[in-house]
RNA sequence: GCCCGUCGCGCGGGAGAGAGCCCUUUCCCGAGAGCCGCCGAAGGCGUAACCCCCCGGGAACCGCUCAGGCAAAAGGACCGCGCGGGCAUC
Numbered sequence: 001g002c003c004c005g006u007c008g009c010g011c012g013g014g015a016g017a018g019a020g021c022c023c024u025u026u027c028c029c030g031a032g033a034g035c036c037g038c039c040g041a042a043g044g045c046g047u048a049a050c051c052c053c054c055c056g057g058g059a060a061c062c063g064c065u066c067a068g069g070c071a072a073a074a075g076g077a078c079c080g081c082g083c084g085g086g087c088a089u090c
Base pairs, nucleotide, nucleotide: 006085007084008083009082010081011080012079013078018036020035021034023032024031025030037070038069039068043066044064045063046062050057051056
């Protein structure tokens, strides 16, 4: 100094499921409480091989749905582009 991987930021793409019933507030939109039905790709929890004497460690877009979500908006795992950081190796 360069490439890959990794972390952060910016831009872009990005699924699923009731615009449910009912009460309160409001001119309306919207918001809040209760009830029933659903979704899983924020987060969280569980976990195979494997490691380990035991305890325990250990992945997901697999499961659970606590949280979150079910018109739009916002969010959104993950992907692309750009900029930047740290570390290791050569």
The RNA shown here (Glycine riboswitch aptamer) has 90 nucleotides and comes from Azoarcus indigens. Its mean pLDDT, the model's own confidence on a scale to 100, is 78.